Source information:
A computed fold for a 77-nucleotide RNA from Kribbella pratensis, annotated as SAH (S-adenosyl-L-homocysteine) riboswitch aptamer. The sequence was found by an Rfam model in a public genome assembly. The coordinates come from a structure-prediction model, not an experiment, and the mean pLDDT is 78.
[in-house]
RNA sequence: CAGGCCGAGAGGCGCUGCAACGGACCCAGGUCCGCCACGCUCGACCUGGAGCACUGAUGCAAGGGCGCCUCCGGAGA
Numbered sequence: 001c002a003g004g005c006c007g008a009g010a011g012g013c014g015c016u017g018c019a020a021c022g023g024a025c026c027c028a029g030g031u032c033c034g035c036c037a038c039g040c041u042c043g044a045c046c047u048g049g050a051g052c053a054c055u056g057a058u059g060c061a062a063g064g065g066c067g068c069c070u071c072c073g074g075a076g077a
Base pairs, nucleotide, nucleotide: 001048002047003046004045006043007042008041009040010070011069012068013067014066015065018039021034022033023032024031025030038063
């Protein structure tokens, strides 16, 4: 760094729908239908690859279409 799996990021309901995924047609591409708003970030473990990397202290996030609601903090905004 990549993949897998698990945990965390307070919690719901409705709507739209890009990607991915599934199906049909076409069969280079693409079109239609379905599904769909954690697909993101942080961390543990496992596997593979890269690298051969100073140590210590302190701290513990940041985002996530539209609408509505609950919870938490705030005197209020």